[in-house]
Model confidence (mean pLDDT): 83 of 100. This is a predicted structure of an 86-nucleotide RNA (c-di-GMP-I riboswitch aptamer) from Firmicutes bacterium UBA5473. The sequence was found by an Rfam model in a public genome assembly.
């Protein structure tokens, strides 16, 4: 520097759903728990998608709409690192 066929170890993270706890929601955070993860480390930059509190609209017991709110376990990009490989 470049790849992830193959295989070990010390390990490591942890969907679903379940208890509390936060939050308008979306989700997040803690304990269980394990579908999967070789970046399932870390940045919302592009793109998706999620949810609409406060604003805004209206034909107003509702409805529309919008991220300033989230997701890195969708995708692409950065970036930063164990293994094993050349």
């Nucleotide at each position: 520097u470049c790849u992830g066929u193959u295989a070990c170890u010390u390990g490591g993270c942890a969907a679903a759903c379940c208890u509390g706890g936060u939050g308008a929601a979306a989700g997040c955070c803690a304990g269980g728990g394990a579908c999967g993860c070789a970046a399932a480390g870390c940045c919302a930059c592009g793109a998706g998608u999620c949810u609409a509190a406060a604003g805004c609209c209206c034909a107003c017991g509702g409805g529309g709409u919008c991220a300033u709110g989230a997701c890195a376990g969708u995708c692409g990009g950065g970036u930063u690192g164990c293994c094993g490989g050349a």